Predicted 3D model of a 531-nucleotide part of an RNA (large-subunit ribosomal RNA, domain I) from a marine eukaryotic metagenome. Rfam family: Bacterial large subunit ribosomal RNA. Its family is annotated with structural constituent of ribosome and ribosome in the Gene Ontology. The RNAcentral record of the full RNA draws on MGnify.
Context: one part of a larger RNA
RNA sequence: AGUCUACGAUGGAUGCCCUGGCAUCGACUGGCGAUGAAGGACGUGGGUUGCUGCGAUAAGCAUCGGGGAGCCGUAACCAGGCUUUGAUCCGGUGAUUUCCGAAUGGGGAAACCCAACGGUCAGAAAGGCCGUUACCCGAAAGGGAGCAAACCCGGGGAAUUGAAACAUCUUAGUACCCGGAGGAAGAGAAAGAAACCUCGAUUCCGUAAGUAGCGGCGAGCGAAAGCGGACAAGCCCAAACCUGUGUCCAUUUUUUGGCAUGGGGGUUGUAGGACAGCAUAACGGUAGGGUAAUUGCUAGCAGAAUGGUCUGGAAAGUCCAACCAGAGAGGGUGAUAGUCCCGUAAGCGAAAGUGAGAUCCCGCCAGCUGUAUCCUGAGUACGAUCCAACACGAGAAAUUGGGUCGGAAUCCACGGGGACCACCCCGUAAGGCUAAAUACACGUCGAUGACCGAUAGUGAACGAGUACCGUGAGGGAAAGGUGAAAAGUACCCCGGGAGGGGAGUGAAAUAGAACCUGAAAUCGUAGACUU
Repeated sequence: AGUCUACGAUGGAUGCCCUGGCAUCGACUGGCGAUGAAGGACGUGGGUUGCUGCGAUAAGCAUCGGGGAGCCGUAACCAGGCUUUGAUCCGGUGAUUUCCGAAUGGGGAAACCCAACGGUCAGAAAGGCCGUUACCCGAAAGGGAGCAAACCCGGGGAAUUGAAACAUCUUAGUACCCGGAGGAAGAGAAAGAAACCUCGAUUCCGUAAGUAGCGGCGAGCGAAAGCGGACAAGCCCAAACCUGUGUCCAUUUUUUGGCAUGGGGGUUGUAGGACAGCAUAACGGUAGGGUAAUUGCUAGCAGAAUGGUCUGGAAAGUCCAACCAGAGAGGGUGAUAGUCCCGUAAGCGAAAGUGAGAUCCCGCCAGCUGUAUCCUGAGUACGAUCCAACACGAGAAAUUGGGUCGGAAUCCACGGGGACCACCCCGUAAGGCUAAAUACACGUCGAUGACCGAUAGUGAACGAGUACCGUGAGGGAAAGGUGAAAAGUACCCCGGGAGGGGAGUGAAAUAGAACCUGAAAUCGUAGACUU
């Protein structure tokens, strides 16, 4: 020095564990904010660094309920208190709520500085305290502003990429930016779809179908009708006509007309309405407002049934003998418990706040016949041209939206049926509203898992968006486990201490806090063998 054996040191793999995560489903909820939010700074405890709570009334105040024996958070300890005259705790409603922050009296390098006016402190000065004082819209009342996970609508809008290069094309109207709204949004009651038969608002799902088509006919893009389902709901204006007001304008002989504005009327394609005539209160409808029964939510209540024996530190295990079950889901308890504890099944419960909730009340809507005349959305439809959207890239290119230039008809009318024309059929544009079926999940409650188990699962199981890094935008960790219970080793000894040896606790201390298990590399001690 090597090999082996034994015992250790180091190290923290592995196993076991879970107050943490992940995913999905169901229900709820879908907002907060100038009555100052979200988020912070600074304070606040008898002794208090962090976290949590709270706000100068500061781990809290009042009150109404619940609850029933302990309590003063994490978190031990010291000191001192509270509590059956009901504390701590849980829930409802209030009070307080510094400073910054939309931040809003002015300023500002956020949590700071400096004012004006009014009030108040005997109050004139100085000073303290309280209130008011930003901007935009609005006559005023009042409203707005900022924040928030995705979903939604609108205004803008890439490139990498693919086409095996690349330019049309694709990626993609995606990412991203901006504006706006709601619990959903958007769409929506046919100038529709069809095909000579018909259907009857919209939305969503399945299918039709990777079809018809589009396409440097390349790469690729990609419908619709119909059919089957989910859900179902329809309405209001403008105008004609009647009437009031203004006295602005014209005509003025009383007045009439125009203009502006209020009320009635009226709302459609089988055309309808005005107008004329008849009827006028019955049968209904209702998505707005209110309320009731009822039923949820925000604390809770109650809840069946077991003993012994053996092993053991400990019984829930073994053996013996019982019981309950609308409860044998699950968790805990010194090992594996239906009957020990918390629960579970089936039930019960609210002073206060709050959700849903009946045509019950209020409000609103709501007839027939006739036809000469009048009305039925105009710089609109449409055309030309240039773009864009439509699955559709200019194409035979309809349809829809926009810029520019032209520019109708008025029911004997007008639009569409994929150029265009005729016939035929379908519809009635140029005003508006509309629940449900649908999308999403910051959040609350519940449930589930051939999901993870500390290099995994969230970045974060732990004082984590922390420590730390960066001027900054931003980046971003590591780190869990004594034991059933601290019973956390009184006392003695060595030592300056660290550490250790006894003693003691414990089932175990090679479970002693550098604490479950304790692999490997690596390092020792002792012995054997070999060189």